[in-house]
């Protein structure tokens, strides 16, 4: 010198789901923050399968039974977040960069 997979920065894309009162603000509308009753799912986070493993009985293997450990998500939970814009967004495209499996 190849440069998987993977981390980090920028840039562009990126959904769902809320009303009603007080306040607030004042041109208009939200926002903080209080109560009513409802939703969302794609920050985070939690929670599980198949399957490996390993432990008991059982003369040994297999197979089967219990029990334990590891085990994924856009799944399912709604703790946190969110439900006008904006900011956030999982995830993605290019780009710079770290690092580095194969050979």
């Nucleotide at each position: 010198a190849u440069g998987a997979a993977g981390g980090u920065c920028g840039u562009g894309g990126g959904a769902g789901a809320g009303u009603c009162g007080g306040g607030g603000g004042c041109u208009u509308g939200a926002a903080a923050c209080c109560g009513a009753c409802a939703c969302c799912g794609a920050a985070g986070g939690a929670g599980c399968a198949a399957g490996c493993u390993u432990c008991a009985a059982a003369a040994a293997a297999c197979c089967a039974u219990g029990g334990a450990g590891c085990a994924a998500a856009u799944c399912u939970c709604u703790c946190a977040g969110g439900u006008a814009a904006a900011u956030g967004a999982a995830c993605u495209a290019c780009g710079a960069u770290c690092u580095g499996a194969c050979g």
This is a predicted structure of a 103-nucleotide RNA (Glycine riboswitch aptamer) from Rossellomorea aquimaris. The coordinates come from a structure-prediction model, not an experiment, and the mean pLDDT is 79. The source organism's lineage runs through Bacteria, Bacillati, Bacillota, Bacilli and Rossellomorea. It matches the Rfam family "Glycine riboswitch aptamer". From the family's description: This family represents the bacterial glycine riboswitch. Glycine riboswitches usually consist of two metabolite-binding aptamers domains with similar structures in tandem.